Molecule: Bacterial RNase P class A
Organism: Bacteroidales bacterium
């Protein structure tokens, strides 16, 4: 220097015109007016996947069921996030130890990392045999028989062969040939008032059993009430309506006034006016000052926590936050024999608030920084 790969940051700048949505302030002709000032998307606003504030509804207790989660230990307003630590695999190296098997030291990735050692269930193909008193297809080992090659019976999972997986592994023993049959190591799992460490867990001692799977079913712990800003609270036009009051009409519909019949009254009915509740258009609130932001010092490895000073930073609501030019700055090509400079030509990602917060996830021209590899050069 190129190129790659963690992490972390930035993600165009100014002018100028016309424009869109709020918010001051002025001004009439009082409107969705007009002027002048000043504001006006992101690292993800996304995906709505996790938690939370907020709200409204429900809620005697218990168990069962159903969902989510699943090594500690902290951090946090919480969380399946995040920080630090154990474990396990898997790489890595002229490393170490050991007969081997494995083991243990550097680095560096990576794991939804309770439980197949409680009960079922599954395990394609291909094998004899896929989970048990197992299983004999080559081999092997002993009988019988047989001149012989063989054939028959029976034993053996060391050996080859099949599959993704052969029933711990490895060394010596033992055996007619073998086998955890038996030792020693060893690799797992259980338990210990054993040392060490808050803890997982490591060591040490002792038992003990073996295929693999729980994002199978299930078993253990723990957690969890539903909705979700179209939650919710206030204001409330027109027109129509319940329900009340004043006037007026009318007996044309009906009813009381204690049998009948005139007459009246009295409730009703209509009408007009007045008041009026509830809803519905609309508006106002919730709604942006908050687990806020930036900076210093503290304390903690970290994640994070404190003390202090500064600062206020969209608020639309059928939904604003654009759009042309120009100049610059950066990015690719081309050109001048390379470099530089310069000419020209093209580029600009991914995406767009909608009650707010804290994370994860997934997109993303292009630039920037820190570490780490690999290769070339110089020294």
């Nucleotide at each position: 220097a190129a190129c790659g790969g963690u992490c972390g940051c930035c993600g165009c700048u100014c002018u100028a015109u016309c424009g869109c949505u709020g918010g001051c302030a002025g001004u009439c002709c009082u409107g969705u007016a007009c002027u002048g000032c000043g504001a006006g998307a992101g690292g993800a606003a996304a995906g709505u996947c996790c938690g939370g504030g907020c709200a409204a509804c429900a809620c005697g207790a218990g168990u069962c069921g159903c969902c989510a989660u699943a090594c500690u230990u902290c951090c946090u307003a919480a969380c399946g996030g995040g920080a630090a630590g154990g474990g396990g695999c898997g790489c890595u190296g002229c490393g170490g130890u050991g007969c081997a098997a494995a083991c243990c030291c550097u680095g560096c990735g990576u794991c939804a990392c309770a439980g197949c050692a409680a009960g079922u269930g599954c395990c394609a193909c291909a094998g004899a045999a896929a989970a048990a008193c197992a299983a004999a297809c080559c081999g092997c080992c002993c009988g019988u028989u047989g001149c012989a090659a063989g054939a028959c019976a029976g034993g053996u999972a060391a050996g080859g062969g099949u599959g993704a997986a052969a029933a711990c592994g490895c060394g010596a023993g033992g055996c007619a040939a073998g086998a955890g049959c038996u030792c020693a190591c060893g690799a797992c799992g259980a338990c210990g008032c054993g040392c060490a460490g808050u803890g997982a867990u490591g060591c040490c001692g002792u038992c003990g059993a073996u295929g693999g799977u729980a994002a199978a079913c299930c078993u253990u712990a723990u957690g969890g009430g539903u909705u979700g800003a179209a939650a919710g609270a206030c204001c409330a036009a027109a027109u129509a309506c319940a329900c009340c009051g004043a006037c007026a009409g009318u007996u044309a519909a009906g009813g009381g006034c204690c049998g009948a019949c005139u007459c009246g009254c009295c409730c009703g009915u209509u009408g007009u006016c007045g008041g009026g509740g509830g809803g519905u258009a609309g508006g106002u609130u919730g709604a942006u000052u908050g687990a806020g932001a930036c900076g210093u010092c503290u304390g903690g490895c970290a994640a994070c926590a404190g003390c202090c000073g500064u600062c206020c930073u969209a608020g639309a609501u059928g939904a604003a936050u654009g759009a042309u030019a120009g100049a610059g700055a950066c990015c690719u090509g081309u050109c001048c024999a390379c470099a530089a400079a310069g000419a020209c030509a093209g580029g600009g990602a991914c995406a767009g608030a909608a009650c707010c917060c804290g994370g994860c996830u997934u997109a993303c021209a292009g630039g920037c920084g820190c570490c780490c590899g690999u290769u070339u050069u110089u020294u």